The RNA shown here (transfer RNA) has 74 nucleotides and comes from Thiobacillus denitrificans. It matches the Rfam family "tRNA". By type it is a transfer RNA. Gene Ontology term of the family: triplet codon-amino acid adaptor activity. It was read from a public genome assembly.
[in-house]
RNA sequence: GGUGAUGUAGCUCAGUCGGUUAGAGCAUCGGAUUCAUAAUCCGGGGGUCGACAGUUCAAGUCUGUCCAUCACCA
Numbered sequence: 001g002g003u004g005a006u007g008u009a010g011c012u013c014a015g016u017c018g019g020u021u022a023g024a025g026c027a028u029c030g031g032a033u034u035c036a037u038a039a040u041c042c043g044g045g046g047g048u049c050g051a052c053a054g055u056u057c058a059a060g061u062c063u064g065u066c067c068a069u070c071a072c073c074a
Base pairs, nucleotide, nucleotide: 001073002072003071004070005069006068007067010026011025012024013023019057028044029043030042031041032040050066051065052064053063054062
């Protein structure tokens, strides 16, 4: 330098045919329970869906460019 894949919460990941509100587990915070801790149960907070632009009535989802990581080729 070329090709491909991936990028969504602190971490690991879902997200259907584009459909109006973005989710789970773990973690974290508060509470219940306990003599106390762990475990368990209830509740809360936490998101520029990598960035910018485009298409569309509507984009996490489609298109283009760029960025980052990984793999392969040279």
Model confidence (mean pLDDT): 81 of 100. Taxonomically the source falls in Thiobacillus (Bacteria, Pseudomonadati, Betaproteobacteria, Thiobacillaceae).